[in-house]
The part of an RNA shown here (large-subunit ribosomal RNA, domain VI) has 248 nucleotides and comes from Candidatus Buchananbacteria bacterium RBG_13_36_9.
It matches the Rfam family "Bacterial large subunit ribosomal RNA".
The source organism's lineage runs through Bacteria, Bacteria candidate phyla and Candidatus Buchananiibacteriota.
Context: one part of a larger RNA
RNA sequence: CGUCGAAACUUGAGGGGUCCCUUUUCUAGUACGAGAGGACCGAAAAGGACGAACCUCUGGUGUGCCAGUUGUCCUGCCAAGGGCACCGCUGGGUAGCCAAGUUCGGUUUAGAUAAACGCUGAAAGCAUCUAAGCGUGAAGCUGUCCCCAAGAUUAGGUUUCUUAGGAUCCUGGGAGAUUACCAGGUUGAUAGGCGCUAGGUAUAAGAUUGGCAACAAUUUUAGCCGAGGCGUACUAAUAUUCCAUUUG
Numbered sequence: 001c002g003u004c005g006a007a008a009c010u011u012g013a014g015g016g017g018u019c020c021c022u023u024u025u026c027u028a029g030u031a032c033g034a035g036a037g038g039a040c041c042g043a044a045a046a047g048g049a050c051g052a053a054c055c056u057c058u059g060g061u062g063u064g065c066c067a068g069u070u071g072u073c074c075u076g077c078c079a080a081g082g083g084c085a086c087c088g089c090u091g092g093g094u095a096g097c098c099a100a101g102u103u104c105g106g107u108u109u110a111g112a113u114a115a116a117c118g119c120u121g122a123a124a125g126c127a128u129c130u131a132a133g134c135g136u137g138a139a140g141c142u143g144u145c146c147c148c149a150a151g152a153u154u155a156g157g158u159u160u161c162u163u164a165g166g167a168u169c170c171u172g173g174g175a176g177a178u179u180a181c182c183a184g185g186u187u188g189a190u191a192g193g194c195g196c197u198a199g200g201u202a203u204a205a206g207a208u209u210g211g212c213a214a215c216a217a218u219u220u221u222a223g224c225c226g227a228g229g230c231g232u233a234c235u236a237a238u239a240u241u242c243c244a245u246u247u248g
Base pairs, nucleotide, nucleotide: 001151005161006160007159008158009157010156014148015147016146017145020048021047022046023045024044025043026042032037050105051104052103053102054101058099059098060097061096065092066091067090068089069088070085071084072083073082074081075080109143110142111141116136117135118134119133165243166242167241169185170184171183172182173181190236191235192234193232194231195230196229197228199225200224201223206219207218208217209216210215
């Protein structure tokens, strides 16, 4: 930009993906075979690699968070803290992201076939799967399964609306380079703040007691944090504006 102005829900022409393999057990030490050995067909159970999704579990990260600790500088000093030293180092760790973790997948068969195997059957009184005709037959092909998909210009369909709808702008994230998408914009829980909390660290400071002191105990499963959850209009999404308005 097109597709009849818009919104929601869709059909599927077409395209893409997947469709993998092993071992063990039963059938059965059966058929077969002198023996040694040892099946087809069929049934079941494990596993590998690959793929997808997810974070309940196991873990990794987690320069948000908590604690310990070294050196040095600073807050006048003690105590308590802050800066810098790879996040100073060390021990943990929520959300998120992730795999080594968890769950799931490759099923069922249908159709047309390849090689191959046939039926009937002439040319060629016989024979012949082939010339007419009719079958069986593969992890392969077309469907069945999953995904995209009406720019499929043949631009589809259904329902609803008709001063309908959309955008700019703003608050944001299950989205994201930008855009787009999605949740919202006071008739509001969209983000921040605040309250409570799942959870994380590990028992704050101050005080008291004991000890000469380092330190320990009690107050105290504290204090701090809390990307998650629930709630709450305190703050910010105000007010406007623009496009469209075919039909009439």